Predicted 3D model of a 1390-nucleotide RNA (small-subunit ribosomal RNA) from an uncultured bacterium. The coordinates come from a structure-prediction model, not an experiment, and the mean pLDDT is 86.
[in-house]
RNA sequence: UUAGAGUUUGAUUCUGGCUCAGGAUGAACGCUAGCGACAGGCCUAACACAUGCAAGUCGAGGGGUAACAGGGAGCUUGCUCCGCUGACGACCGGCGCACGGGUGAGUAACGCGUAUGCAACCUGCCCAUAGGAUCGGGAUAGCCCCCCGAAAGGGGGAUUAACACCGGAUGAGGCUGGGACCCCGCAUGGGGAUUCAGUCAAAUGCGAAGCUUAUGGAUGGGCAUGCGUCCGAUUAGCUAGUUGGCGGGGCAACGGCCCACCAAGGCGACGAUCGGUAGGGGUCCUGAGAGGGAGGCCCCCCACAUUGGUACUGAGACACGGACCAAACCCCUACGGGAGGCAGCAGUAAGGGAUAUUGGGCAAUGGGGGGAACCCUGACCCAGCCAUGCCGCGUGAGGGAAUGAGGCCCUACGGGUCGUGAACCUCUUUUGCCUGGGGAUAAACCGCCCCGCUGGACGGGGCGCUGCAGGUACCAGGCGAAUAAGCAUCGGCUAACUCCGUGCCAGCAGCCGCGGUAAUACGGAGGAUGCGAGCGUUAUCCGGAUUCAUUGGGUUUAAAGGGUGCGCAGGCGGCGCGUUAAGUCAGCGGUGAAAGGCAGGGGCCCAACCCCGGCAGUGCCGUUGAUACUGGCGCGCUGGAAUGCGGUCGAGGCGGGCGGAAUGUGGCGUGUAGCGGUGAAAUGCAUAGAUAUGCCACAGAACUCCGAUAGCGAAGGCAGCUCGCCAGGCCUGCAUUGACGCUCAGGCACGAAAGCGUGGGGAUCGAACAGGAUUAGAUACCCUGGUAGUCCACGCCGUAAACGAUGGACGCUCGUCGUCGGCGGCACACGGCCGGCGGCCAAGCGAAAGUGAUAAGCGUCCCACCUGGGGAGUACGGUCGCAAGGCUGAAACUCAAAGGAAUUGACGGGGGCCCGCACAAGCGGUGGAGCAUGUGGUUUAAUUCGAUGAUACGCGAGGAACCUUACCCGGGCUAGAACGCAGCGGGACGGGGGCGGAGACGUCCCUUCCCUUCGGGGCCGGCUGCGAGGUGCUGCAUGGUUGUCGUCAGCUCGUGCCGUGAGGUGUCGGGUCAAGUCCCAUAACGAGCGCAACCCCUGCGUCCAGUUGCCACCGGUUCGGCCGGGCACUCUGGACGGACUGCCCGCGCAAGCGGAGAGGAAGGCGGGGAUGACGUCAAAUCAGCACGGCCCUUACGUCCGGGGCGACACACGUGCUACAAUGGCCGGCACAGAGGGCAGCCACGCGGCGACGCGGAGCGAAUCCCGAAAGCCGGUCUCAGUCCGGAUCGGAGUCUGCAACCCGACUCCGUGAAGCUGGAAUCGCUAGUAAUCGCGCAUCAGCCAUGGCGCGGUGAAUACGUUCCCGGGCCUUGCACUCACCGCCCGUCA
Repeated sequence: UUAGAGUUUGAUUCUGGCUCAGGAUGAACGCUAGCGACAGGCCUAACACAUGCAAGUCGAGGGGUAACAGGGAGCUUGCUCCGCUGACGACCGGCGCACGGGUGAGUAACGCGUAUGCAACCUGCCCAUAGGAUCGGGAUAGCCCCCCGAAAGGGGGAUUAACACCGGAUGAGGCUGGGACCCCGCAUGGGGAUUCAGUCAAAUGCGAAGCUUAUGGAUGGGCAUGCGUCCGAUUAGCUAGUUGGCGGGGCAACGGCCCACCAAGGCGACGAUCGGUAGGGGUCCUGAGAGGGAGGCCCCCCACAUUGGUACUGAGACACGGACCAAACCCCUACGGGAGGCAGCAGUAAGGGAUAUUGGGCAAUGGGGGGAACCCUGACCCAGCCAUGCCGCGUGAGGGAAUGAGGCCCUACGGGUCGUGAACCUCUUUUGCCUGGGGAUAAACCGCCCCGCUGGACGGGGCGCUGCAGGUACCAGGCGAAUAAGCAUCGGCUAACUCCGUGCCAGCAGCCGCGGUAAUACGGAGGAUGCGAGCGUUAUCCGGAUUCAUUGGGUUUAAAGGGUGCGCAGGCGGCGCGUUAAGUCAGCGGUGAAAGGCAGGGGCCCAACCCCGGCAGUGCCGUUGAUACUGGCGCGCUGGAAUGCGGUCGAGGCGGGCGGAAUGUGGCGUGUAGCGGUGAAAUGCAUAGAUAUGCCACAGAACUCCGAUAGCGAAGGCAGCUCGCCAGGCCUGCAUUGACGCUCAGGCACGAAAGCGUGGGGAUCGAACAGGAUUAGAUACCCUGGUAGUCCACGCCGUAAACGAUGGACGCUCGUCGUCGGCGGCACACGGCCGGCGGCCAAGCGAAAGUGAUAAGCGUCCCACCUGGGGAGUACGGUCGCAAGGCUGAAACUCAAAGGAAUUGACGGGGGCCCGCACAAGCGGUGGAGCAUGUGGUUUAAUUCGAUGAUACGCGAGGAACCUUACCCGGGCUAGAACGCAGCGGGACGGGGGCGGAGACGUCCCUUCCCUUCGGGGCCGGCUGCGAGGUGCUGCAUGGUUGUCGUCAGCUCGUGCCGUGAGGUGUCGGGUCAAGUCCCAUAACGAGCGCAACCCCUGCGUCCAGUUGCCACCGGUUCGGCCGGGCACUCUGGACGGACUGCCCGCGCAAGCGGAGAGGAAGGCGGGGAUGACGUCAAAUCAGCACGGCCCUUACGUCCGGGGCGACACACGUGCUACAAUGGCCGGCACAGAGGGCAGCCACGCGGCGACGCGGAGCGAAUCCCGAAAGCCGGUCUCAGUCCGGAUCGGAGUCUGCAACCCGACUCCGUGAAGCUGGAAUCGCUAGUAAUCGCGCAUCAGCCAUGGCGCGGUGAAUACGUUCCCGGGCCUUGCACUCACCGCCCGUCA
């Protein structure tokens, strides 16, 4: 000293990218803004610049006197003269101008950084030491005169000075050359002493100060070298002064710096050359660090000064405010010619998203000149502008409510919140305003005075002078809460939630994503959160990103192992000894400037900021040591490696020879009507004789069986037999060499198939192609043909799912089974050893699947490769190739993923097992007709609404003429048609009547209570008040209820176990069952919801009970349980019993199954009902009801009359009746069950053909009533649109009802339609079932009921079986599906 999160999925895990939270900035933009301190401020056009300023100074170098002042002189009193003095323009001369200041264009370089070297160098001013300063000379600017020019400027003549310039002398000494000597060094070489020759000084001035020679120092520079210093290899070769040498030139100095000659070198994969980009460093930002990014301010170095070039002067320049030349641009001009260079300070224009004043001052610091005063200084010190940044301060502090305005929200008579917030009281006064005071920055320089010392310009003290900022900071007093808060956000990440508006619109968005009518995601509001004189946004950098991984990643399947081998360079390398000390380690020394950083201390009130001493600066250099490891060198070793001898193995390779079968073709024969081919066919072949078959012949290609889960090879790959040649592996024992090894970028070689070139060959098969089929089409799959090719030789190509999707080598790390080769062994036993090829597993590894001595384990070494998906292995470039094409290999743009493995489901024209009237077998229907009913559609003023595959359609409807009724038209009402509560007043409720009106309604009249404790209450309508009402919308906001999968056998939980996890196990497996039913087995053991059972009905019996039943018993009888009598039986309805595979036999471990078994009324769940798990379909219903939200309020509420829901070219569903003789009609005769009945059922009698009517008994019902039919007996009809069928229509009636026109049912008479068994297709049913027959009930005045729900009567056929269709259950498999196959997805077009 290291933090993570969001996003791929239904979920999981991994891989992996994208995105966010942090910090930073010379910033900019938006909104906002009180003050101060400190810092910063053209990142763009090294674009162009108006104006002013930025470098001068010295009269103590000189000649002098243009201006000013003083003085003097003259006189015509406002002029002239005098350099005499202070001073001083221009000029000569000295020093400076090479510093300071600016900029970052160029530069990839010894430019910079760091460390060294110069025995190869220079250095003005400064310091030290030792010397010297002599004699001469000639010019020139200025000034004066003249000339040219517009100007800038230039020319000529005359005169003149110097610390300007020149000559001679002197030479301690320096330099050059020669001789001989000593010392030293890493090479060239250096130093010293000596001698000879040559050569070289000077400036004055009283002094101070200067000059000159030499040596040394200091400072500053020059040169050279090691190391470090961006990207591109789609830049691989570069180089002629190039590399070196000899000799010279040049320079302060070395050098190919330059030149002549000679040599042919030099650089480069450790990246030359070329291209692109860039000033470098101290440092700065970020980061845990390693690292990444940056180089603004400040400091160092470099480079540049409009662009390019050149030198001059000088100690120093190739010179920002010097010169010359050229160029571009600009200015002046008399057109001849001239002038200029803000990347100095300020400023202007331009560019740009964007960056300031044409300020003050030399007071301080520093610089130049001067002896000094002093002058100059846009360096600098200050001020101004800008929230650009960092830091500090303020906008107030304390108290203050169950009385809380207003806003907002809510479950809304009320509550919550903004909120102690405000008001109000008390206090304070930073900031602000007013008044006054006000130090430091100057311990200076300088002047004067004093003291001390080796009196010198040195040190110390005192006094005096000098302040831009600035009358500022600061201090004191006064006034007064007075002058001062915003910005962003509030779906998750991420801190902060509600309302309204909007309605995939408008918009938001960093990523995921929000918005299609209840949006915490848009816009506004209230509230909240975060930060605060700021807050957000944008841009950029680092971080997070271990996402380029040195620290610190990977490559079987996620991206990634090269197709294979050989192998140079390179990297790495066995054992022992010795040596060395390069790497490595340690001590010491030098350096690593300052600033910056860190810790400590200190100064501005604090902080920022500044100051002080210290540490650090991981580096480089030197030096001394250490020697384990690595390296170098030497000696040795045999374990690695290799070679030899012996044995052995194999489809290892190359070449030659040989063989049989098959196929095809040809010839001859036999033989005849087809063959062939397919799912079925056709094309094709065949009477000119095919196919088939026999014999003969030829051709090419491939080698059946053996054969394997086998062998060999580096890979590709290799298969008849045999011969020859070549190579290899393995084994055994011994011998030899002595690390000779491993890997391998580039390179070289090999490299399936297809393809290419030339030539051959061509039997089979067979791209292309043709034909036939298939199909909607079929440029396919299938069939008949068929060219290239397939084969050989030679030469190319160089790819592949070239795969174990797994590079090579070595060592190490449990077991077990098999097999091949060899050895061991007497051995055809077999347990040992070595080397291969395989299977299963331990540990470990892995995201998992898996792998596991043939590693994907643990280690070492080397190579190759990867870094999100698409674009794309594409384009361009290069290279190889005859071509095809190969290798190398991007970017723009675009996406928020693309992926791996595993999990749960769903799905499959996958598999296994098993169910269901699922099919099959069978019976009857539907689909055709007429009618009924529902629906679609259409129509309509309205035909109210809903239901819509299965799971809507005789459904909501179990009763639409009015009502219902929700729809339409018209007429009315507006606290309302209904209901509740309270109050007032009245009265029974109510009944009756008049008028207008279609009615509602309006209006008028008559009549009329109960209880009471006496206060009042009950009931009713009226009025008032408070609550209305809505079948208006949303079943995608809901409750409840329902349909369906499905009466299917499933769905889950707890604990345990397994898995990183989703999840699995249990629930799987073997049996069995109707069943997850039970048994066995079992990392599961149990449990819950389901199944079953418990409940109801029914089938048998017993008991109890007896106004139905029975004569069973007696008696009677008008003959009917009718009467007496009785509950035995039937029955009724209550309670029990009964069935459990309990018994027997067989099979089976068991569970259980089978047996026409026994027994039993009944058997192996007896039959039926009720009962519907977790869930699915955003299934249905806001119109049954309830309910959130939205909407209407003289109307979307409500009342009334009428109409509509009943329409009708059509279409569909469900039904009824039929088409007839197993029938129709007529007559006669039987037998149920379950229900219903007082506004009812109605016997019976009468009337009517009848519906029904009129009378009328019984019955609130085991008592009375509600007529069963099919059936049976008899008759008739005889196959006909009929004596079938009854629609439709006409007529006449009955009944209900206020009322049957729209629009009822029924009756009678007449009429008599379609229809003669129904296409494709489709439905129900497995036994008291189907079919068939009637009866009852609910609703209801009546009824459109042929519907629904029940009841009984008669009463079948068939099931081989599970291949197929549909639905379902369990196990398993695949998957790119998971709104789940009605999925996903591809191409084309829009």